[in-house]
The part of an RNA shown here (small-subunit ribosomal RNA, 5' domain) has 508 nucleotides and comes from actinobacterium BGR 86. Model confidence (mean pLDDT): 87 of 100. The full RNA is in RNAcentral, with records from ENA, Greengenes and SILVA. Rfam family: Bacterial small subunit ribosomal RNA. Gene Ontology terms of the family: structural constituent of ribosome and ribosome.
Context: one part of a larger RNA
RNA sequence: GGACGAACGCUGGCGGCGUGCUUAACACAUGCAAGUCGAACGGACCUAGUUGGUGGUAACACCGACGAAAGUUAGUGGCGAACGGGUGCGUAACACGUGAGUAACCUGCCCUAGAGACUGGGAUAACACCGGGAAACCGGUGCUAAUACCGGAUACCCCCAUACCAUCGCAUGAUGGAAUGAGGAAAUGAUUUAUUGCUCUUGGAGGGGCUCGCGGCCUAUCAGCUUGUUGGUGAGGUAAUGGCUCACCAAGGCUUCGACGGGUAGCUGGUCUGAGAGGACGACCAGCCACUCUGGGACUGAGACACGGCCCAGACUCCUACGGGAGGCAGCAGUGGGGAAUAUUGCGCAAUGGGCGAAAGCCUGACGCAGCAACGCCGCGUGGAGGACGAAGGCUCUCGGGUUGUAAACUCCUUUCAGCAGGGAAGAAAUUGACGGUACCUGCAGAAGAAGCACCGGCCAACUACGUGCCAGCAGCCGCGGUAAUACGUAGGGUGCAAGCGUUGUCC
Numbered sequence: 001g002g003a004c005g006a007a008c009g010c011u012g013g014c015g016g017c018g019u020g021c022u023u024a025a026c027a028c029a030u031g032c033a034a035g036u037c038g039a040a041c042g043g044a045c046c047u048a049g050u051u052g053g054u055g056g057u058a059a060c061a062c063c064g065a066c067g068a069a070a071g072u073u074a075g076u077g078g079c080g081a082a083c084g085g086g087u088g089c090g091u092a093a094c095a096c097g098u099g100a101g102u103a104a105c106c107u108g109c110c111c112u113a114g115a116g117a118c119u120g121g122g123a124u125a126a127c128a129c130c131g132g133g134a135a136a137c138c139g140g141u142g143c144u145a146a147u148a149c150c151g152g153a154u155a156c157c158c159c160c161a162u163a164c165c166a167u168c169g170c171a172u173g174a175u176g177g178a179a180u181g182a183g184g185a186a187a188u189g190a191u192u193u194a195u196u197g198c199u200c201u202u203g204g205a206g207g208g209g210c211u212c213g214c215g216g217c218c219u220a221u222c223a224g225c226u227u228g229u230u231g232g233u234g235a236g237g238u239a240a241u242g243g244c245u246c247a248c249c250a251a252g253g254c255u256u257c258g259a260c261g262g263g264u265a266g267c268u269g270g271u272c273u274g275a276g277a278g279g280a281c282g283a284c285c286a287g288c289c290a291c292u293c294u295g296g297g298a299c300u301g302a303g304a305c306a307c308g309g310c311c312c313a314g315a316c317u318c319c320u321a322c323g324g325g326a327g328g329c330a331g332c333a334g335u336g337g338g339g340a341a342u343a344u345u346g347c348g349c350a351a352u353g354g355g356c357g358a359a360a361g362c363c364u365g366a367c368g369c370a371g372c373a374a375c376g377c378c379g380c381g382u383g384g385a386g387g388a389c390g391a392a393g394g395c396u397c398u399c400g401g402g403u404u405g406u407a408a409a410c411u412c413c414u415u416u417c418a419g420c421a422g423g424g425a426a427g428a429a430a431u432u433g434a435c436g437g438u439a440c441c442u443g444c445a446g447a448a449g450a451a452g453c454a455c456c457g458g459c460c461a462a463c464u465a466c467g468u469g470c471c472a473g474c475a476g477c478c479g480c481g482g483u484a485a486u487a488c489g490u491a492g493g494g495u496g497c498a499a500g501c502g503u504u505g506u507c508c
Stems, first nucleotide, its partner, number of pairs: 001508004006504005013380006019373002021338001026336003030333003035079003040076002043073003049066007086291003096215007105208003110204002113201004118152004127142006157184002160181003164177005189196003217263003224254003229251008266288004270281004293314005316327004344370001346369003352366001353364004383413004393404004417449001419444005427435001452497005457478003463492005473480002
């Protein structure tokens, strides 16, 4: 000198764009943050209408039964909930980055191509009745549906076994073909005229799993480490290779090119600095990883060992009729606490994106906006021109003057921003705009509403007076202060920056 997710002191006009718990991965009141589909299914509700009864002369009123279309929906079922959001605890590791491999693999929705969807069955929730419980909720009996569940058939095809042929390769082998045998599907469903869905298989896209080469912290005041350890055979397990697991066998494997141990730490694109080499960092944004009260576990599923799912244990909090239950903000706001320190319990799905749906649409604290904060960067303003051999006041003085100073007053102008009034968008293809009567445009009034902070001994730009008297104090270093202090305090003047200026902290 530059930089910052900064803080503190003094000060503070406006706008645009960004950024905002770095500390306690501390504990959390309250609300919201993941639903959707009636074009999968049976019910239930609702009602136009039809009809019965009672009262009434009638109009009509009341009660009951049946009940279409449309609509609503608790439940069964489907898809989603594994995305999106947050945090950085752990992790020195194939976690990340980069480059390869997979002849050892998986893949819902989407695209492509081929083939098919035949025939049966038994349940169950809802519901009704009964019962238990304070509640959470649970049990029994009976009825019913499906794109829920389960048999049988069929097999272009797939898989497995046996032996064979052809073409290849990079060791294990791969691909294609034909034969025999064993095994394996489905919802002709839905709405209504054209779609959409179901099953098996081929290829793809996108996504993921696994393996390997190389790369990136400190420490030797850590020198030896290891028994599923290293390898083999066989088996199990997995989508898949593999001590991943197990039985048996062998005795191996790693290490001064730093094993093992300890400390620290999410990694990267990047950011800051620097001429570069390098050094430091990893906030915001983007990719990957890990975690979602702590520890462990599996279930469902194409995908999880699953933040707003389940089970067990633990700590903590809450309810209780003491028998038993409920909970998890490192989602968005917000509260307490910690701290030098970090925001609203806001508006909207209008846009972009996501889930479901044929669609209308519904949901979306993702997101878009607004609010707060000079926290940062950038831009603008706080007026312009003229105006005395120079007012007053202040300061100083050798009392002549000097200086503040064209500064003010005064004259003539201008009106950015702010203010008031009128008009008024784009962002949306459509009757859809939270932002928002916002941005922007026009008009009006009036210099009007808008300047501070630090410093002035040298380094370092800027000097005098008074007070103080090694006191009070200053200080980054050198050093100032003990009676003439340009170094302390105040004033006048000056210098430097400016809606900021200084200080502190950290990095280069």